[in-house]
């Protein structure tokens, strides 16, 4: 720095990501070198070979060669070999970290010490003895050794003498060393390496001291040689290092003591630094060598390749007894994700030994093997478009891969083959020369964001990705593959770990009102921090300067390998430690002062501050008694419940017991918790004034320690009212609640316990500083007497400035500084478990972890909801009128049935809906029967000349067969006709295609809803960190965001009106098929209404109520007109369309059949139930519209449908057509009646290929529910509802009682908005935003997982007491001799605890899982806040 909580924002807060860096490991792939580097695990076990020897110039014997000398034997220089003695090494170099948290390590200093070999300096090396081993002899064993006897040497051992220094000392003394050896010389003697003392360096070891070093207090006391002394022992040395003896001390919250991890540093990663994190290579220090113990030798070890015991393993074995220790190079077996060759060489460096030559060295120095890890270098350069083929995409044009290839020129690192030179112990290594050849050399992640890189096809919440957020349910840039593309590059991804980002532990550098987080409150100890003056001294602090913090390393500048990693050589900073020398501002320290901080005194004040004791009215229950009668009582309504044995009610009286009205105010006191009726009595603490007294006595405050509300506990008391658990009655599906009737613990008092709360102003105390305004409440002072001015304490608003993520705080801070305390670090698991300590208990307090999610959470914001609030609107409601819900018949749906009843629509906004007409056709469904370039459309290729009509024959019909008929136009040679060509058509044949009612959740269009509601927006400015707001909020109005006033806001835009069309009123004109004429009518084009006029009321403006004129008044009336959006709303089956299926079928054709079923239920309706009627006669009055395949007139015939008929009419002309309610007369008379018409029988009639399934009409017969509809619910405010006919689309015909229209006749009511519904504004709470059909809890049930408890079982650690004891040590005795006893002592036995870890039947939580079960506890007033 990003990504992820949210609809959106802004904080808070984790999670993840990009960086680096690994002793790494894993997949995939691999060309050269160069320098590094390589058992992190079982300090597990190990075959086999090597890693420590050397000296013959200490020594003596033996082999062996042999000058030479001798006749030989044999002697014999020299030279070489090895066992023995000795002498010096082996205490180094090599490996490992197992243990240690301090017996180590670092760093800086100390005094009581030892150092072989080295260095300098001095002194001296005279003499004498006894031995051994080798080797010889006998002997014991399987071996490994090993026993006696004898023989010899030394630089091996042991006296004597000598003693400068040295040790003891009684100060007179005493005590105490040596080693020779070689050269050379004729010797003398030289010279060299040794030897003894002895000072003194150097190295190297040893020992103290201070500081520093990991978690853990759920480890809080630890300690008896413990802590200090005397005295003695003992060490190279100081010391309780040991031992007796005295004293009781020592060590600890600045963390002992215990428990767990861990070798320490230089150093190495990373970071910007502070810091975190590690401790491989290399360097230095430490330990440790199979586990445990122990000495010895030596300078020097408790000794890695020595020794002894002892234990575990392993080996050899003649079973008697013996032998071994790879954490040294190699190896090997074993873990294990994983770490290499049984190589060469002393050449070099270094080391032992030796005078030297050498001799030994797995230290080293090379080589091997692993891309294990840094650095270099190559896999070619350069030109090459027709932008080749070939792949992938494609909008079919075309892009891409891509100058890439191919192709032509040109180089030769690397690798290959020859050869030379050098350099090496060698193995090889280098370096030069010269040839061939582009030849021997590319991968691996990734490509939604974050993160650089995009298309296809395949899959279809399957497969699978995935590091977060997440992707995948048929168009996946997130899966698989391909094809392009990014990044790195011999590497490249994955996995672990560390640091970094994480200021996410905040010293640099964070918080704490609401997000986690201020202890419930005071007092008060360690601590921590502390007014002014002035002296001192110099710890902190600051300067300067000496040391020192090995070396490699890091930095810096040179050099060397071609470069570069690597290497060398040289500087130098910054920090830390110690010393030293200075300076005194500030802290601290000494010490005098001082009065303002603090406390004390006088002398007032206020106050429900505490405690104890006594007492008061009112009201409440009960109790007696009196009056009095039939209820009371209680609720949303009721019921339990009281009551004729007399309550409720009322009176008087007595009791008891708990609380104190009014005063009483967001007023008072208290530290909080909390405190209220009155009087005494003891007692806290505030404030003010006076400027008396002390002289910093302050402030906070870890433990500690006292107070501490209800509740709960203990033991006595007390009980009136109230009232957990309980009983009962309601409610309700349930009611383990809300409500109602009882009622018990409690409440109350006394002693005691609990110790906790939303103990909150969610705001710790102290002190100081920053403009106010305006209350309370208690003081004090002044004067001008109602004012000022000073102090305390407590509200309120909210400015200034500052804070703040916002709300918000703002002198009572959450501003701006000081100083102490406390507490925090993602959510859940959890304030749990497990320990502890407190508690009689209940429990508090301390306080985790495993697992689990990626959020939780804290202000605000815009919506949405709300059984929240306020204003408004509507036929919402009232209120009036007709209905529906009951009955019958029509339609439509839904269930069922069927072969099939095709399909779509589904609160409102599906249900006489798509359908303004399913007998066939429609038509998609079923069956059955056929076709397969197809019923339809475009193109090729042939073939013909027709095709279509028509007839007949089979067939149910597609269909098939046969007949009739039979092309046009051009040129060309021509008699006809033929033949090429183009059109048209049939046929037939390829194959592209064609044709499909899948998906409205992939889409266009179109439509429906809210809603004809009044609302939805934008620029600019302005306010807010931001989402936003604000414009559009606030008052008055309106049908209206309609108007107008005021206004950080000023304009605008889509709606609203307005403009179009119907009508209502009039004037003008024209006019047929109307008209006698004027009207009426038709058109066409004007007028008219604008709150104009006049009262009144608000408030100017506008608005409202009235009134006048007028045909119409305040939008006259009534249509068309539907904003931004909402409903994944409908509709792929109207069309049109992406996509996906099918192609002898899911496609075309036909015939039947089916959409017409039929217990039911639901929607719409059509008739009615009757007298406001029925039923019969007679009579008036419209309008919209229709019409040539049509409408049909008079006439005629039939009871009628209807039928002849055919006049007119292409319509203001003719028809359809007589409008019906209506009015008069007659009749029926209250009934299932002449209401009511269902259903059913007969008999017509009309369309129509066809009327059975399955049409519509007439006549006659038939005469079914049905008496006005339960619970519920529906339209309408005027020409409206009722209520009556009429016309018209689709149409051959009709299910029309349906739709959309036309007149005719024509009401009633509206007090008003409390309640339902719908909606506008505003405003409120909100855990919803998928938006309340929302969100979400808890049992119960199944799976999973991880802890916790458990009867007890298995292992482990340390420790303690006692048994037995080795090697060794030490004591006492003692010998020729570790002999013989004690005392410690390791491993290992017994026994009680303890601590830690494993398994564990079952238990009780916990998390957690797409659709389980029961409620409905919270979010809205969440329906009981």
């Nucleotide at each position: 720095g990003g990504g992820u909580u949210u609809g959106a924002u802004c904080c808070u807060g984790g999670c993840c990501c990009a960086g680096g860096a690994c002793u790494a490991a894993c997949g995939c792939u691999g060309g050269c070198g160069g320098c590094g580097u390589g058992c992190c695990u079982u300090a597990g076990g190990c075959a086999u070979g090597c890693a420590a020897g050397u000296g013959g110039a200490a020594c003596g014997a033996c082999c062996c060669u042999g000058a030479g000398a001798g006749c030989a034997a044999u002697c014999g220089a020299a030279g070489g070999g090895a066992a023995g003695u000795c002498g010096c090494g082996a205490a180094c170099g090599g490996c490992u970290g197992a243990g240690u948290a301090a017996u180590a390590g670092a760093u800086a200093g100390g005094a009581a010490u030892c150092u072989a070999c080295c260095c300098c300096u001095u002194g001296g090396u005279g003499g004498a003895g006894a031995a051994u081993a080798c080797c010889c002899a006998u002997c014991c064993g399987a071996a490994a050794g090993g026993a006696u006897g004898g023989u010899u040497a030394a630089u091996a051992c042991u006296g004597c003498a000598u003693a400068a220094g040295a040790u003891c000392c009684g100060a007179g003394g005493a005590u105490g060393a040596a080693a020779g050896g070689g050269c050379a010389u004729a010797a003398c003697u030289g010279c060299c390496c040794g030897c003894c003392g002895a000072u003194g360096g150097a190295u190297g070891a040893g020992c103290c001291u201070a500081u520093c070093u990991c978690c853990u207090a759920u480890c809080a006391g630890c300690u008896u040689g413990u802590u200090g002394g005397u005295a003695g022992g003992g060490u190279a040395a100081a010391a309780g290092c040991c031992u007796a003896c005295c004293a009781a001390g020592g060590c600890u919250a600045u963390g002992a003591c215990g428990g767990g991890u861990a070798g320490g540093g230089g150093a190495c990663g990373u970071g910007a630094g502070a810091g975190c994190g590690u401790g491989a290579c290399c360097c230095c220090c430490c330990a440790g060598a199979a586990g445990g113990g122990a000495a010895c030798u030596g300078a020097g070890a408790u000794a890695c390749g020595g020794u002894c015991c002892u234990u575990a393993c392993a080996c050899c074995u003649a079973c008697g007894g013996g032998u071994g220790g790879c954490a040294g190079c190699a190896a090997c077996c074993g873990g294990g994700a994983a770490u290499c060759g049984u190589g060469c060489g002393c050449a070099a460096u270094g080391g032992a030994c030796g005078a030297a030559a050498g001799u030994c060295u797995g230290a080293c120095g090379c080589c091997g093997c692993g891309a294990c890890g840094c650095c270099g270098c190559g896999u070619g350069g350069a030109g090459g478009a027709u932008g080749a083929a070939g792949g992938c995409c494609u909008u079919a044009g075309g892009g891409u891969u891509g100058u890439a290839a191919a192709c032509u020129c040109c180089u030769u690192u690397u690798g290959c083959c020859a050869c030379a030179a050098g350099g090496g112990a060698g193995a090889c290594c280098u370096u030069g020369u010269g040839g061939a050849g582009a030849a021997u050399a590319a991968g691996c992640a990734c490509c939604c964001g974050c993160u650089a890189a995009c298309u296809a096809c395949g899959u279809g919440c399957c497969a699978g990705c995935a590091g977060c957020u997440g992707c995948g349910g048929u168009a996946a840039u997130a899966c698989g593959u391909a094809g392009g593309g990014u990044g790195c590059g011999a590497g490249c991804g994955u996995u672990g770990u560390c640091c970094g980002g994480a200021u996410u532990u905040a010293u640099u550098g964070g918080g704490c009102g609401u997000a986690a987080a201020g202890a419930g409150u005071c007092u008060g100890u360690a601590g921590g921090u502390g007014g002014u003056c002035u002296a001192g001294a110099a710890a902190g602090u600051c300067a300067c300067u000496u040391u020192u913090c090995a070396a490699a390393u890091a930095c810096c500048g040179a050099g060397g390998c071609u470069u570069a990693a690597c290497u060398u050589c040289g500087g130098a900073a910054a920090g830390g430690g110690a010393g030293g020398u200075g300076a005194u501002a500030c802290u601290g320290c000494u010490a005098g002062a001082c009065u303002u901080g603090a406390a004390g005194a006088g002398u007032g004040c206020a106050g429900g501050g505490g405690c104890u004791a006594c007492u008061g009215g009112a009201a409440c229950u009960u109790g007696u008694g009196g009056u009095g009668u039939a209820g009371g009582g209680g609720u949303g309504a009721a019921a339990u419940c009281c009551g004729u044995u007399g309550a409720u009610a009322u009176c008087a009286c007595a009791a008891g017991g708990a609380a104190c009205u009014c005063c009483a105010a967001g007023g008072g006191c208290g530290a909080a918790g909390g405190c209220g009726g009155g009087u005494a009595g003891c007692u806290g603490g505030g404030c003010a004034c006076u400027a008396u007294u002390u002289g910093a006595c302050a402030c906070u405050g870890a433990g500690a320690g006292a107070c501490g509300a209800a509740a709960g506990c203990u033991a006595g008391g007390g009980u009136a009212g109230c009232g957990a658990g309980a009983g009962g009655g309601a409610u309700u599906a349930g009611a383990g609640a809300c409500c109602c009737c009882u009622g018990u613990a409690g409440u109350c008092c006394u002693a005691g316990c609990c110790g906790u709360a939303a103990a909150c102003u969610a705001u710790g105390c102290u002190c100081g500083c920053u403009a106010g305004c305006u209350g309370g409440u208690u003081g004090c002072a002044a004067u001008u007497u109602a004012u000022u001015g000073u102090g305390g304490c407590u509200g309120g608003c909210g400015u200034a400035a500052g804070c703040u993520a916002a709300c918000g705080c703002g002198u009572u801070a959450a501003g701006c500084g000081a100083g102490c305390c406390g507490c925090c670090u993602g959510g859940g698991g959890a304030g749990u478990a497990c320990g502890a300590u407190c508690g009689c208990a209940a429990g508090a307090u301390u306080a985790a972890a495993a697992c689990u999610c990626a959020a939780a959470g804290g202000a605000a914001u815009u919506g949405a909801c709300g059984g929240g609030a306020a204003u408004c609107u509507g036929c919402a409601c009232a209120a009036c009128c007709a209905g529906u819900g009951g009955a019958u018949u029509a339609u439509g749906u839904g269930g069922u049935u069927u072969a099939a009843u095709u399909c779509g629509a589904g609160a409102c906004g599906a249900a006489c809906c798509g359908a303004a007409g399913a007998a066939c056709c429609u038509u998609a469904c079923c069956u059955g029967g056929a076709c397969u370039u197809g019923a339809c459309a475009u193109c090729c290729u042939g073939a013909u000349g027709a095709c279509a009509a028509c007839u007949c024959u089979a067939g149910a019909g597609a269909u098939a067969g046969a007949g009739u008929c039979u092309u046009u136009c051009a040129a060309u040679a021509u008699u006809u006709u033929a033949u090429u060509g183009a059109a048209c058509a049939u046929c037939a044949g390829u194959g592209a295609c064609a044709g499909g009612u899948c998906u409205g959740c992939a889409u266009g269009g179109c439509c429906g809803u809210c809603g004809u509601c009044a609302g939805c927006u934008c620029g600019a400015g302005u306010c807010g960190u931001g989402g936003g707001a604000u414009g559009u909020a606030c008052c008055c109005u309106u049908a209206a965001g309609u108007g107008g006033g005021g206004u950080a806001u000023c304009g605008a835009g889509c709606g609203c009106a307005a403009c179009c069309c119907u009508u209502g009123c009039u004037g003008c004109a024209u006019g047929u098929u109307g008209a006698a004429u004027a009207u009426u009518c038709a058109u066409g084009c004007g007028g008219g209404a604008c709150u104009g006029c006049c009262c009144c009321g608000c408030u100017u403006a506008g608005c409202g109520g009235g009134g006048a004129g007028g045909a119409a008044g305040g939008a006259g009336a009534g249509g068309a007109u539907g904003a931004c959006g909402u409903c994944a709303g409908g509709u792929c089956a109207g069309c049109a369309u992406g996509g996906c299926c099918c192609u002898u079928a899911u496609g075309u054709c036909c015939a039947g059949g089916g959409c017409u079923a039929c217990a039911c239920a639901c929607a719409u309706a059509a008739u009615a139930c009757a007298a406001u009627g029925g039923g019969g006669a007679g009579g008036a009055c419209a309008a919209u519209g229709g019409g040539u395949u049509g409408c049909c007139a008079a006439a005629c015939c039939g009871u009628a449908a209807g039928g002849u008929g055919g006049a007119g009419c292409u319509a203001a002309u003719c028809c359809c057509a007589c409008a019906a309610a209506c009015c008069u007369c007659c009749u029926c008379u209250c009934a299932g009646u002449g209401g009511g018409g269902a259903u059913u029988g007969a008999g017509g009639g009309c369309u129509g290929c066809a009327a059975u399934u399955c049409g519509c009409c007439c006549u006659c017969a038939u005469g079914a529910a049905c008496g006005c509809g339960g619970a519920a619910u529906u339209g309408g405010u005027a020409g409206u509802a009722a209520u009556c006919g009429c016309g018209a689309a689709u149409c051959a015909g009709c299910u029309a009682a349906g739709u959309c229209g036309c007149g005719g006749u024509g009401a009633a009511u509206a007090c008003g908005u409390u309640c339902c519904c719908a909606g506008a504004u505003u405003u409120u709470g909100u855990a919803c935003a998928c938006a309340c059909c929302g969100c979400c809890c808890a049992u119960c049930a199944a799976g999973u997982u991880a802890g916790u408890g458990a009867a007890g079982u298995u292992g482990g650690g340390g420790g303690u007491a006692c048994c037995c004891g080795a090697a060794c040590a030490c004591c006492u005795a003692g010998u020729g001799a570790u002999u013989a006893g004690g005392u410690g002592g390791a491993a290992g036995g017994u026994a009680a605890a303890u601590c830690c870890a494993g398994c564990g039947a079952c238990a009780a939580g916990a998390a957690u899982u797409a659709a389980g079960u029961u409620g409905u506890a919270a979010c809205a007033a969440g329906g009981u806040a």